[in-house]
Context: one part of a larger RNA
RNA sequence: UUAUGUUGAAGGAACUCGGCAAAUUAGCUCUGUAACUUAGGGAAAAGGAGUGACAUUUUUUAGGUAACUAAAAAUUGUUAUCAUUGAAGAGGAAGAAGCGACUGUUUAUCAAAAACACAAGUCUCUGCAAAUUCGAGAGAAGAAGUAUAGAGACUGACACCUGCCCGGUGCUGUAAAGUGAGGUGGAGAUGUUAAGACAUCGAAAUUAAGCUCCAGUAAACGGCGGCUGUAACUCUAACGGUCCAAAGGUAGCGAAAUUCCUUGUCGGGUAAGUUCCGACCUGCAUGAAUGGUGUAACGACUUCUUCACUGUCUCCAGCAUAAUCUUG
Numbered sequence: 001u002u003a004u005g006u007u008g009a010a011g012g013a014a015c016u017c018g019g020c021a022a023a024u025u026a027g028c029u030c031u032g033u034a035a036c037u038u039a040g041g042g043a044a045a046a047g048g049a050g051u052g053a054c055a056u057u058u059u060u061u062a063g064g065u066a067a068c069u070a071a072a073a074a075u076u077g078u079u080a081u082c083a084u085u086g087a088a089g090a091g092g093a094a095g096a097a098g099c100g101a102c103u104g105u106u107u108a109u110c111a112a113a114a115a116c117a118c119a120a121g122u123c124u125c126u127g128c129a130a131a132u133u134c135g136a137g138a139g140a141a142g143a144a145g146u147a148u149a150g151a152g153a154c155u156g157a158c159a160c161c162u163g164c165c166c167g168g169u170g171c172u173g174u175a176a177a178g179u180g181a182g183g184u185g186g187a188g189a190u191g192u193u194a195a196g197a198c199a200u201c202g203a204a205a206u207u208a209a210g211c212u213c214c215a216g217u218a219a220a221c222g223g224c225g226g227c228u229g230u231a232a233c234u235c236u237a238a239c240g241g242u243c244c245a246a247a248g249g250u251a252g253c254g255a256a257a258u259u260c261c262u263u264g265u266c267g268g269g270u271a272a273g274u275u276c277c278g279a280c281c282u283g284c285a286u287g288a289a290u291g292g293u294g295u296a297a298c299g300a301c302u303u304c305u306u307c308a309c310u311g312u313c314u315c316c317a318g319c320a321u322a323a324u325c326u327u328g
Stems, first nucleotide, its partner, number of pairs: 001323008010314002014312001019309001027051005036041001038157001052079004057074007080084001092307007099299002104116002120155007132141003158294004163224003168221002170217004177212003182207003188201005225243005252286001253283001264280005
């Protein structure tokens, strides 16, 4: 000096991105226990008291015919310590917000999460030689199943809900019309020839799927406006005008895991708060299964606060063990 332990006056997070690390708490008995809630929980909530040894009295349970043995609980008294779950092992607690309902799964070897999954919801396909998938095929999975089944896609418990748009893209349907390759067809034309004939080109007509057209469909992919005037101060605009569009964003939520300007403004908390909580709405660029908004319980998740606690710090010091270094 380093590592691992261990102790520390006064203070107690002033440390730091952040209480990281450490400390606190801890067993059992009795007591007591809030908001909220899906009435199950929350809950070991929180908070408080007791705990040794010796003796006394009583009860219960198990075994046993019984005597008795073992265990547990209670009563009363005495007594020792700074300290009695006397060592070891054994929750720190509370309040609020975000995200995800939950238990679970994951980047073997830098990420455990808000990501994946999930029960549940919806849509689409599929009538069985099923759809779908693997294989060149035979054949196989689906399934020794049969629509309460199987496959694909999205959302993701529960509660309240899930608005408008089918113009574009996709899918489904319709089969009238248009278009539509090859084929069929063969009006006609050209070449050669003495002729017969041979060869080449070839209009009309006919003809599939598809496309066009028409219609449906958004829990399909997706989308969901400008400008301008107006109310007895001012401001604002319930109201009007106009342009465009398939329709112009409904209910909700909102400086948000989304807000650029921005440390927005107001309120709360602090002596002081770019974070946090509650509001406002001017939403650069929220919004409804690409789900919207809530939500008890849960979380080695993220954020803020309080109590307790502490060498994290003010400010470092001692001790133990091991090593480095130096000398012998």